[in-house]
Context: one part of a larger RNA
This record gives sequence, structure tokens and C1' cells, in this order.
RNA sequence: CACCGCCCGUCACACCAUGGGAGUUGGCUGUACCAGAAGCCGGUAGCCUAACCGCAAGGGGGGCGCCGACCACGGUAUGGUCAAUGACUGGGGUGAAGUCGUAACAAGGUAGCCGUAGGGGAACCUGCGGCUGGAUCACCUCCUU
Repeated sequence: CACCGCCCGUCACACCAUGGGAGUUGGCUGUACCAGAAGCCGGUAGCCUAACCGCAAGGGGGGCGCCGACCACGGUAUGGUCAAUGACUGGGGUGAAGUCGUAACAAGGUAGCCGUAGGGGAACCUGCGGCUGGAUCACCUCCUU
């Protein structure tokens, strides 16, 4: 840059983050149950057995096997939590500037605004109640000169 002003919302385009979303995937984790390797521990009536004891038979000790407890991984069911992703969907932000109108700012051309209800492409419109942060005209009261 001062009304050839300012300015509002829908719509269109682009980008950004985000809410909802049948779900899907993964991490961590709770509870109940199943299962239970190796190992240690406990038991042991079976089997084996060089050192010790015994003349010997055998004993003692040891090993194996078996049983049990603990228990890693794993499995089943059902929860919690976090993250990623998801057709579709909701608004938000930003952008040169585009579309439709013109709601607000002057009495902004129906004064505006607030609450509420209904309605409408959109800004908005209408009803009811409220406010003056309304212009104009007239009158009244008060103050100053």
C1' cells in the first nucleotide's frame, strides 16, 4: 500500500503429523496346567566290583541301574502391557495460488455478540432468552466551561 480496504467458511490440489478402525504381526510379562534333558541332592530290596578288613565265605567302600525331589528349554489355555502394521474413516496444520459465495469489520447494507434448539453447499439462516462491547433521532438526569 488506508473500502479498488480488510476478511470468513465449504470445496479442489500437494505435503506433514495425528484420532477411530474388522483385525494382523512382534517384544516383554502375569496366572493355571502339561511335560521334564543334563546336573546336583535323597532313597534303593537288582547287577557289577582291583586296592581296605578277612585264610575263606563274606563284609566295607565304590560303580551301574532303578525310584523320588528340584529344575532349563518346550507345550496348552487365558490375561496385562508396549510397538509395528491395517481396507476404510474423522478432523487438524502448512502451502504459490485455484473454486463457490460474502458471514464479520462502517448502521458492513438484516446492529453485533453470548447461550440454546432446529435448519442449510459453505461462510451461515431462523426461533427463544440475555448483553451493549450498537449507530441514528428525541427526551430526561448529572458534571465541566